[in-house]
Predicted 3D model of a 329-nucleotide part of an RNA (large-subunit ribosomal RNA, domain IV) from a Thermodesulfovibrionales bacterium. The source organism's lineage runs through Bacteria, Pseudomonadati, Nitrospirota, Thermodesulfovibrionia and Thermodesulfovibrionales. It matches the Rfam family "Bacterial large subunit ribosomal RNA". Model confidence (mean pLDDT): 90 of 100.
Context: one part of a larger RNA
RNA sequence: CCCUCGCUAAGGAACUCGGCAAAAUAGCCCCGUAACUUCGGGAGAAGGGGUCCCUGCUUCGGCAGGGCGCAGUGAAUGGGCCCAGGCGACUGUUUACCAAAAACACAGGUGUCUGCAAACUCGAAAGAGGAAGUAUAGGCACUGACGCCUGCCCGGUGCCGGAAGGUUAACAGGAGGGGUCAUCCCUUCGGGGAGAAGCCCUGAAUCGAAGCCCCGGUAAACGGCGGCCGUAACUAUAACGGUCCUAAGGUAGCGAAAUUCCUUGUCGGGUAAGUUCCGACCUGCACGAAUGGCGUAACGAUCUGGGCGCUGUCUCGGCGAGGGGCUCG
Numbered sequence: 001c002c003c004u005c006g007c008u009a010a011g012g013a014a015c016u017c018g019g020c021a022a023a024a025u026a027g028c029c030c031c032g033u034a035a036c037u038u039c040g041g042g043a044g045a046a047g048g049g050g051u052c053c054c055u056g057c058u059u060c061g062g063c064a065g066g067g068c069g070c071a072g073u074g075a076a077u078g079g080g081c082c083c084a085g086g087c088g089a090c091u092g093u094u095u096a097c098c099a100a101a102a103a104c105a106c107a108g109g110u111g112u113c114u115g116c117a118a119a120c121u122c123g124a125a126a127g128a129g130g131a132a133g134u135a136u137a138g139g140c141a142c143u144g145a146c147g148c149c150u151g152c153c154c155g156g157u158g159c160c161g162g163a164a165g166g167u168u169a170a171c172a173g174g175a176g177g178g179g180u181c182a183u184c185c186c187u188u189c190g191g192g193g194a195g196a197a198g199c200c201c202u203g204a205a206u207c208g209a210a211g212c213c214c215c216g217g218u219a220a221a222c223g224g225c226g227g228c229c230g231u232a233a234c235u236a237u238a239a240c241g242g243u244c245c246u247a248a249g250g251u252a253g254c255g256a257a258a259u260u261c262c263u264u265g266u267c268g269g270g271u272a273a274g275u276u277c278c279g280a281c282c283u284g285c286a287c288g289a290a291u292g293g294c295g296u297a298a299c300g301a302u303c304u305g306g307g308c309g310c311u312g313u314c315u316c317g318g319c320g321a322g323g324g325g326c327u328c329g
Stems, first nucleotide, its partner, number of pairs: 001324008010315002014313001019310001027051005036041001038145001052067006068072001080308007087300002092104002108143007120129003146295004151225003156222002158218005165213003172206001176202005183194004226244005253287001254284001265281005
């Protein structure tokens, strides 16, 4: 010096990103317990008192009297608590070996598909699962207890429905064109030209479904939800008006937020002092309604701020124990 422990005057978080670590609390009995609440809870809330031994009595719960110590759950085991907020309702699940969470799941909600040889899934198939089930069932997708709710847009994309018209494949169809060529014509005898049938190549019109175009529907389908200018008898602001654009211009609720750039916004609270925190305001760079919105008791090895208790975290160190290191052997 390192590791693991024990103690420490006065102070008591001044430490630090942060009370990390440690300390503290602790069992049982009695008293007593707030807001809030889904009336179950919150609760072991909080906060107090008791706790050993002997004798007598006892309705066996305890009561009365006496006694000892600094100390009686005499050792060990054995909750710290409170206030406020974010997120997620909850118990659960997860990155086997750096993440346990506000991620996943979840009951509940909604949409959609499926009439049974179901949809869907696995499998060239047979076959199997679904299911020895049958729409109060099963598959898929989104949302995620509960409470109050969930606005406007169908122009684009998707899906569903429609079938008049346009377009459209193979197939059918063969107009026409071409190759070969019997034969015929011309010839300077080298060759040139025309060309039926057959065989072969090519091939227009026409006919041809779904799809697409088209016509409707549909947003708890993918998604989207404006700009400029003016106006009130102080000022300021603009209920109001004008204008342009759009498929429609963001309703309720919430809002510097797990979202706010400017920003440590401004005001209030808490502190002697507060870029964090809580309550407000609204100028929302860039919230917003099942990629759900806003609340919410209970719950959480969750995250954030504050307080009480308690302490070697610290002021700021010191002492001690065991085991290493080091020296000698």